[in-house]
RNA sequence: GGGGUUGUAGCUCAGCCUGGUAGAGCACCUCCCUUGCAAGGAGGGGGCCAGGGGUUCGAAUCCCCUCGACUCCA
Numbered sequence: 001g002g003g004g005u006u007g008u009a010g011c012u013c014a015g016c017c018u019g020g021u022a023g024a025g026c027a028c029c030u031c032c033c034u035u036g037c038a039a040g041g042a043g044g045g046g047g048c049c050a051g052g053g054g055u056u057c058g059a060a061u062c063c064c065c066u067c068g069a070c071u072c073c074a
Base pairs, nucleotide, nucleotide: 001073002072003071004070005069006068007067010026011025012024013023020057028044029043030042031041032040050066051065052064053063054062
């Protein structure tokens, strides 16, 4: 330098192919239960989806550029 994979909640990931309300588990907060803790039960908060631009009525999703990580070739 070129190819491929990848970037979504504090962490691990789904959702992308087929555009239409951003989700799960764990973690965190409150309450119940307990003498207290853990476990269990109920409820809650937290993301402008790596950055920018384009297409579209509408983009995490399609297209282009850039950046980071992993990997292959040279």
The RNA shown here (transfer RNA) has 74 nucleotides and comes from Desulfosarcina sp. Rfam family: tRNA. Rfam classes the family as a transfer RNA. The prediction has a mean pLDDT of 83.